[in-house]
RNA sequence: AUCUUAUCAAGAGCAACCGAGGGACAGGCCCUAUGAAGUUGCAGCAACCUGCAAAACCGCGUGGUGCUAAAUCCUGACAGAUGAGUU
Numbered sequence: 001a002u003c004u005u006a007u008c009a010a011g012a013g014c015a016a017c018c019g020a021g022g023g024a025c026a027g028g029c030c031c032u033a034u035g036a037a038g039u040u041g042c043a044g045c046a047a048c049c050u051g052c053a054a055a056a057c058c059g060c061g062u063g064g065u066g067c068u069a070a071a072u073c074c075u076g077a078c079a080g081a082u083g084a085g086u087u
Stems, first nucleotide, its partner, number of pairs: 001087001003085006013042005021031003025076004043068003048064002051060002072079001
């Protein structure tokens, strides 16, 4: 990267460095020098896989991901994101 499948109106942020963009795409509407994106540190949320327990649901939150403005921000499209599996 391909394909399959589940979920996506709940939840959770501060600091340091840096310095102008960001919210996937198009249109809209927003965020942003009262500091965007990024990197790092610490913290948190969640429970997809894993571990423990368990008949199952459920639970805990050890490990692997993920996430921490706005309903996936809204609408659209053979759309996108994340997890697990698959070639």